Description: This is a predicted structure of a 73-nucleotide RNA (transfer RNA) from an uncultured Desulfovibrionaceae bacterium. It matches the Rfam family "tRNA". By type it is a transfer RNA. The coordinates come from a structure-prediction model, not an experiment, and the mean pLDDT is 81.
Order: sequence, then C1' cells, then structure tokens
RNA sequence: GGGGACGUAGCUCAGCUGGGAGAGCGCGGCGUUCGCAAUGCCGAGGUCGUGGGUUCAAUCCCCAUCGUCUCCA
Repeated sequence: GGGGACGUAGCUCAGCUGGGAGAGCGCGGCGUUCGCAAUGCCGAGGUCGUGGGUUCAAUCCCCAUCGUCUCCA
C1' cells in the first nucleotide's frame, strides 16, 4: 500500500429482504424473608464509531473517513 470482518446500553451480543432500538448480566427502587441469598415486578441508561448521500422514512442501502482484528505484499 491492497483485500476482508467487526464497531448498537457499563459488559457480552441480537436486530438483514428500510418503518417498534432490544435481550442477558450489571445498576437503582419496591415486594417476598428476622436478615442474606435466591426470586418476582418496576425503572434509569443508547447522537446505532464519525461525516455526507439516496429515500416520505436509514442500525439496515451508497460514498468517504477513524479504530480494532486478520490475510496479501
């Protein structure tokens, strides 16, 4: 320098033939218990790496770019 994969909540990840942003764990509150653990319910938490483009509408399609991993040179 060139090719490929990945980037979504604090962590691990899902969400694909464009329209509701989600799960588990963690965190906060409440119930159950004498208390703890466990368990149930409720809740907070996200500019979907960044910037453009297409579209009525983008996590999703297109372009560029940044980071990580990997292959080739």